[in-house]
RNA sequence: CGACACCGCGCGGGAGAGACUCCGCCACACGCAGCGGAGCGCCGAAGGGGCAAAUCCUCCCCGGAACCUCUCAGGCGCCCGGACCGCGCGGGACAG
Repeated sequence: CGACACCGCGCGGGAGAGACUCCGCCACACGCAGCGGAGCGCCGAAGGGGCAAAUCCUCCCCGGAACCUCUCAGGCGCCCGGACCGCGCGGGACAG
C1' cells in the first nucleotide's frame, strides 16, 4: 500500500394481505373523504420466539440456520415502513 468478506451511511429496486363492518368526532341537505375507538377476517420480508440434519471412531449431552414455522409485535388504499438485491462513499483490519 492493501482486494474479497464484515460494519455503517446514502441512492435505486422491493412482495403479501379488508380503501371490511359498527360507533364517535369533524364536515354536512344527504353523502364521500379524514381522524379516533371497537369487532371480525387476513398477510409475513422490520424486530421477536421455535426447530432438523451435517457436526472427533461410537454413544449421550450442549450447541445447531432460514425468505421454514409461530403470528407476540408489525402490516392489510396512498405515504411511511420493508427482509433481500444492486451501486457509491466511509471505517477497522486480515491474507498478500

Model confidence (mean pLDDT): 76 of 100. A computed fold for a 96-nucleotide RNA from Nocardioides iriomotensis, annotated as Glycine riboswitch aptamer. Its Rfam family is "Glycine riboswitch aptamer". Its family is annotated with glycine biosynthetic process in the Gene Ontology. The model forms 90% of the base pairs in the Rfam consensus.